[in-house]
Molecule: transfer RNA
Organism: Verrucomicrobiota bacterium
RNA sequence: GCCCCCUUCGUCUAUCGGCUAGGACACCGGGUUCUCAUCCCGGAAAGAGGGGUUCGAUUCCCCUAGGGGGUGCCA
Numbered sequence: 001g002c003c004c005c006c007u008u009c010g011u012c013u014a015u016c017g018g019c020u021a022g023g024a025c026a027c028c029g030g031g032u033u034c035u036c037a038u039c040c041c042g043g044a045a046a047g048a049g050g051g052g053u054u055c056g057a058u059u060c061c062c063c064u065a066g067g068g069g070g071u072g073c074c075a
Stems, first nucleotide, its partner, number of pairs: 001071007010025004018055001027043005048064005
């Protein structure tokens, strides 16, 4: 240099064109308890950036960025 894969709440992840984006842990608030822990209820929190296709995009396509893997050239 070229090729392939990945990027979603704080973390790990579900999604396979109909999303108001779900779950677990963590965090915050409340309940339970003599207290703490446990347990229960509730809450906040995410599609890397840009463009395109589409009635509709996290999902498909292109570019860029970051990460991972494979493989060349250096006469």